[in-house]
Context: one part of a larger RNA
Parts: sequence; structure tokens; C1' cells
RNA sequence: GCCGGGGAGUUUACCGUCAUGGCGAGCUUAAGAGGCUUGAAGCCUCGUAGGCGUAGGGAAACCGACUCCACGCACAGCCUUUUAAGGCUGGAGGUGGGGGGUGCGUUGAGCGCCCUUAGUCAUGGCGGUAAGACUAGAAACCGAGCGAUCUAGCCCUGGGCAGGGCGAAGCCAGGCGAAAGCCUGGUGGAGGUCCGUAGGGGUGCUGACGUGCAAUUCGUUCCUCUGACCUGGGGCUAGGGGACAAAAACCAAUCUAGCUCGGUGAUAGCUAGUUCCCUCCGAAGUGAGUCGCAGCUCAGCCCGCCUGGAGGAUGCGUACUGGGUAGAGCACUGAUUGAGUGGUAAGGGCUCGAAAGGGCCCGCCUCUCUUUCAAACUCCGAACCAGUAUGCUCCUGAGAAGGGCGGAGUGGGGUUCCGCGGGUUAAGCUCGUGGACCGAGAGGGGGGCAACCCAGACCAAGGUUAAGGUCCCCAAAUGCCAGCUAAGUGUCAAACCAAAGGGCGUCUUGCCUCUUAGACAACCGGGGUGUAGGCUUAGAAGCAGCCACCACUUAAAAAGUGCGUAACAGCUUACCGGUCGAGAGGCAAGGCCCCGAAAAUGGACGGGGCUAAAGCUGGCUACCGAUACCUUGGAGCACGCUACCCUGUAGCGUGUCUGGUAGGAGGGCGUUCGGCUUGGGUGGAAGCUGGGUCGUGAGGCCCAGUGGACCGAGUCGAAGUGCAUAUCCCGGU
Repeated sequence: GCCGGGGAGUUUACCGUCAUGGCGAGCUUAAGAGGCUUGAAGCCUCGUAGGCGUAGGGAAACCGACUCCACGCACAGCCUUUUAAGGCUGGAGGUGGGGGGUGCGUUGAGCGCCCUUAGUCAUGGCGGUAAGACUAGAAACCGAGCGAUCUAGCCCUGGGCAGGGCGAAGCCAGGCGAAAGCCUGGUGGAGGUCCGUAGGGGUGCUGACGUGCAAUUCGUUCCUCUGACCUGGGGCUAGGGGACAAAAACCAAUCUAGCUCGGUGAUAGCUAGUUCCCUCCGAAGUGAGUCGCAGCUCAGCCCGCCUGGAGGAUGCGUACUGGGUAGAGCACUGAUUGAGUGGUAAGGGCUCGAAAGGGCCCGCCUCUCUUUCAAACUCCGAACCAGUAUGCUCCUGAGAAGGGCGGAGUGGGGUUCCGCGGGUUAAGCUCGUGGACCGAGAGGGGGGCAACCCAGACCAAGGUUAAGGUCCCCAAAUGCCAGCUAAGUGUCAAACCAAAGGGCGUCUUGCCUCUUAGACAACCGGGGUGUAGGCUUAGAAGCAGCCACCACUUAAAAAGUGCGUAACAGCUUACCGGUCGAGAGGCAAGGCCCCGAAAAUGGACGGGGCUAAAGCUGGCUACCGAUACCUUGGAGCACGCUACCCUGUAGCGUGUCUGGUAGGAGGGCGUUCGGCUUGGGUGGAAGCUGGGUCGUGAGGCCCAGUGGACCGAGUCGAAGUGCAUAUCCCGGU
């Protein structure tokens, strides 16, 4: 892991509410007693203490309440017929008004609570509170005990330490000295001394091993080895305590407070799990508060029941009112480009004058024209939003809005679009705001893909379409009419992009210029003279540089366009003629394409593959394609009508009904046991295996085999009542 068995909202009391039943201005017994009964349970009769209700207000003293009026739903009666409606009268409940009781109040205004009668007992459902309170789970806290056979320290009594090195004191001999003493050589054998064995330890390899030989071992290396040494046996110290050459180390593989049992089902706002079916409805991740931010309370949003009795709304149009955004603008506020008018002479500079003072320029201020801007500017000003009125539309007597009671869940949201914003370089970023969607939504498309496109799934069958597609994978056009692209560009709706800037790539459009009086290109020829212009310069002759840039002959030819020379020379261009014979040149804009273009194994249009496409652009016609839509049949739900043996069942009808997490409501299936009624079984019960059949389903019934002794059905009731999961528990494998 799998299989079998076990395994989680229970019980009691009180309170609230709903349903059903009894009685009703009353209702009801408790403890207990008696009777029926084989027993238990149950039933019957007593038991009136007590409780709730019948009056409220007030802290208290104390005081102490409507059979009033109107509207009007259901309903009833009557009348009319517009024959399924209309009218009139009454009208429970309901609503409104008036009135009243009491307390406060300046005994005022007024305000609070209450009054036009319904309760109570029992049973059941749901919820709350108290209890372990759905189940499992801490780390901890406290108490009483058990531990020093491990280990720490201490006490008593024993044991152990190869060999070698160094050579303290003391002593001896010799020498020296007046002496104290010194020197030399021996002897001697000290030491928390040295090397190193046993012993003790455990440094590096961060080696081996790492489901090990082993819950600390193995190999090698290393430290210490006469001492604060190692060690046997016996004893002492105990849990906020011991013991500690101190690491918060050790106290039995456990230590920042041991272990065992108990308090104990500690507590857990946290985590996991929480067991059969169908039907109806169906959320929230927001606001406020919180020692509050993983929680809770109130409100909001969901469900059920009751009440109520006619309106409600999210849509569309028109009119009016309100608004100051987008945009736009510069009239105000503030910023801003250039020019000019006028003023100022207090700022700076220049200048005239001996000085006083004068003049000019800049600056500054005003005005005019001009340029550009604004969330906190507006002379303006939409779309749009809100309100009111009105006309449609939709929901609604098959019961709207509103109100009351009961039960929740939620209070971590997310995405994109489609918007609009604040923050940010930006983000699959963050914070707002309106809507949609996912959450809780299946199906078709987008290669795959919660929220992008289509579309809201009761069941079955058939058909038609949507988005998206139609060469093959793969259902349907190798469809039609045109154009573009040569880059495999592309074959990607978006999310998942590629940019600024470039391109004599190619197509299209507009404008301008030249052109049969011959353009553009190409080829042939000319391209001169004054003059080598002047200056400069060593030189400067069209062509280093500066100045000027004339005149003549001409069809035309520069005081010279580019090469070139030291300077000349030389080549060439502008310009002109000829040959040729029809378009040429420029500017601007657009379409597709190209460059810009770099990522790690070889690779991605989904793939194959595709080029007058199977690419891109425009148009047309077919077809395919969903649980959408239509048709047929069936089921359920809600509601209406009719019938009946009336808590319901059956038939008919209506419905723009029937996705669904948390959650609410309703109806059922099955298990064990009990009461009553009634059955089956050795001519084969239960259980098991296989099959058939019925039911939307939980499940039911039947048959065969096996098995070998018990088992049902109907109805009412009571629960230890349903398992796949909790690293669930026990057993098997």
C1' cells in the first nucleotide's frame, strides 16, 4: 500500500422559536402514593405544594387602563349582466386616527413603556447556554513516588604503570685561596621532566561505514603515559534538586529542569478528519469595533416560515433639472518663446562734463503682437451619471414592495477585459474605483491553458446554427473574383508584442520640372582669347591661401567641378553641337517586404507541409461545427382548476422553471433492537458466489450454485444507524 473489523454533532438541565395535539381565562402537576400487569416497560387514578398566564407604570412610596371613529384584504350577502367580470352593503384579522394608564418633566410643551384579551401543558424539529460537548493532536503546569549498575563529585579499601634519555640537591677527590668560598673531575638520582610500551584519551584524513559490525564502530595519524595519573569493589549526594577545573556539560541511548503514575477527556482563535440518496433555493471575501489583523461581535449578502395586499424594476426612448470630467482654451491664477511701444534712472555697464548734471545700452514694470503648458487654472465644454415627469418593456392577485421571527455561511479573494485612476524604471507588482467572469460554471473554440471568444448543462433521440474553421493528421471548399509578398516573411485575435532608426527591394497615389522646336542616358566632337587676373610666395600658371570674379570671340566654354605637377604640363567636369528617338528627373505620402535581431544538447507555425499559397489585404457563395436554438418523447418542481376515502392522492393546464461550493429547506433508502399484527424455513433459513430484472437514486425483488439453522414483511417506536482517506486504531497480507 491493499483487504477485513473498529472509527467522529451525543446526553441531561434550563431558555428561545416553529410544528402537531389536549384544554382554554385559564393551563399544569412535582416529590410521592395506589391499581392493572409473570417481570420490565407501559397505562390508569390520586397528590393543588409550586409554576406560567389573566395589568401596567415606577428605584420606591404609590397610582392604575377603549366594547371610540375611519379605511380596507380574505370572506359572506344582495344586485347587474361586459359570463367571468362589474357594482353595493357588511367586514374577523390588518392599517390609520382619536382616546386612555403610569413615570419623568417648571407638573408646561413633550418624551419613555403600556392599553382595543390568549394562554398553558405535552411531544417532536432547529438553535442558544452550562457541562470534556463532533473526533484526534501539543509544547507545557502541579502533586505523589522511582532512580547515582550510565555519568559528575566526594569518602573507605585494594590494584597498575616495558625500556631508554636529560642529569637538581647532597656527597667524595684534586687544585686554588688568609678566609668566606671558587674551579675541575667524579658520585648521586630529583622532576605535575623528555622519547616511548601497556593503560588512558580521541587530533587530522572533515578517510572507511553511513537501511553500518556498531543508535558513535573501523583504518591510519595523533595527545598523554610517576601524576591535578589510570582503575576494581563498597558507600554518600535527587529533580528548581544534586553535581560541576563551567560545556547550561552530566544525573540509566532522555536534561535551559530526569523518569513513572495521577490532576486529565488540561487548553489549542491552529492542523487533519467527519460515513446513504434525491429534490428546491443559493452566498461572501465588504463596512464598523476589537491587546484586533489566521479569531470574534454587529451590519451587509443567502435560506425557511409567517404577515402584508398593489405595486416593483436592473432595461430603452423623450423632455427638464443638477454636474465642470474628456477635450479645448489662455479671459483669471501660475509657468513660457521671440519682437515691439511706453515708463522707470533706485540696480549694472559705457560715455560727455571740472562738477552739478546729461545721453545710450542692459535690467525691471506696463501694454500690443506672437510661441508653448497646468491634479490643486477656466472665457468654454461633451459623451456620460443622477434625479423628476412621461411613453414603452420586464416581474407581479398563480401575491410585488414593505414588515416580523428562526437558521446560516462569509468577513484571506482572484483575473482579464472593458474602462478610469494613485504609487512605481518596471513586474504574472502594489493600492483604489465601476462592470463582467472565475471563485461556486460543465460544454464548443483558442495546440495544451480558473477567469480570452461562443454559450449558462433535467434525461433521451433527431435536426439547425454560434465562436472558430474547411490540403493531411481532423468533420467541412486543394471554392470563386481581384491585388500584394520572395522574405519560408508568414501560416499566432489577444494573453506569449519586438523598437528607435535606416533600405535605387517592390507595388500604389499626388504634385512639380524637362521633353518630336528632340528631353534623360550613352557615344562622337568642341570646351577658346585678354591671362600665368591681382596679391602672396622660393614657386602659386583655373585648382596652398587672400581679394575680386570683369571683358572679348562665340553654337558653347567657369577669373574654373574633381584628379594631377616642385611649379608647368596632362586627364576631366560644368557649358555647346551632332548621332539616336520617347519618355525622363525630382519631391511627398501609403501597402507588403528587408536590415536593426545575441543563450546556452538538435527543434519547433500544434505537426506534416505550403509560394498566381495551404501567406497577407478586400469581396462573394457553400459547407463543417456545442450540453446553445428547434422538434418529439419522458421525469421532476412551483402554481391554478377538477375529482376523491381531503396533513394527501389522481387527472388536466400554465411556466423565458430544473449548473452549483459554503450554507438553508423538504422528501426518502438502508442497518440493529423493541411493541402490535402477520408470514417463511432440513421438501433447505441466514451468509457467500454468479446472473436476470425494477427504481432518477440510496436500494428492492427473482433465479441458479454453495451453505446447513434460523429468517422476514406491514405499522409504530428507540438508536452505540451508513466510511476511502484522519502520516487514524487492531488484525491479516